[in-house]
């Protein structure tokens, strides 16, 4: 330099173009003599950035940036 993949709560990952979810973690309550487990609930997201398409974009398209991998 070129090809492919990937970017979404703290972490690991989902999400047919129509108000963004799960597991773990965190917090609160219940349970216990206390802890753990268990049960119920809550908080936490400018969906990497900039443009475009569209009535509407995390999702499609262009261009960047970061990471992984292959080739040179």
């Nucleotide at each position: 330099g070129g090809g492919g993949g990937c970017g979404u709560g703290g972490c690991u990952c989902a999400u047919c173009g129509g108000c963004a979810g799960a597991g773990c973690a965190u917090c609160u309550g219940c349970c216990u003599g206390g802890c753990a487990u268990g049960c119920a609930g809550a908080a936490g997201g400018u969906c990497c950035c900039c443009g475009g398409u569209u009535c509407a974009a995390u999702c499609c398209c262009c261009g960047g940036c970061a990471c992984c991998u292959c080739c040179a």

The RNA shown here (transfer RNA) has 72 nucleotides and comes from Gekko kuhli.